The RNA shown here (c-di-GMP-I riboswitch aptamer) has 75 nucleotides and comes from a soil metagenome. Rfam family: c-di-GMP-I riboswitch aptamer. From the family's description: GEMM was predicted in a large-scale screen for bacterial structured RNA regulatory elements.
RNA sequence: GCAAACCUGUCGAAAGGCAGGGACGCAGAGCUAAGGGGCUACAGCGGCGCCGCCGCCAUGCUCGCCUGGCCGCCA
Numbered sequence: 001g002c003a004a005a006c007c008u009g010u011c012g013a014a015a016g017g018c019a020g021g022g023a024c025g026c027a028g029a030g031c032u033a034a035g036g037g038g039c040u041a042c043a044g045c046g047g048c049g050c051c052g053c054c055g056c057c058a059u060g061c062u063c064g065c066c067u068g069g070c071c072g073c074c075a
Stems, first nucleotide, its partner, number of pairs: 001026002006021006024064001028071001030070003034067003037062003044056005
C1' cells in the first nucleotide's frame, strides 16, 4: 500500500461484480481472461414421470488458483 470472510445497498438467471463498513491475510493480494484449472447454466440442445425436473454446454465469472505477458518496489 492492498483488503478476505461477514454486514448493508445495488447490478446480474446465477457464478459473481460494484459501492460503503470491516480486516483474514498478501513484498507485488498491481494490470491483463493470453494458456490451463475451477465456478455458474439465462439462452440453446436432448430426455423424463412434462408448464416442472434431469443431463450436456460458455459466449458468462474467477488474476486473493496456476502459468504467461506488461508495469512496479526492496536488498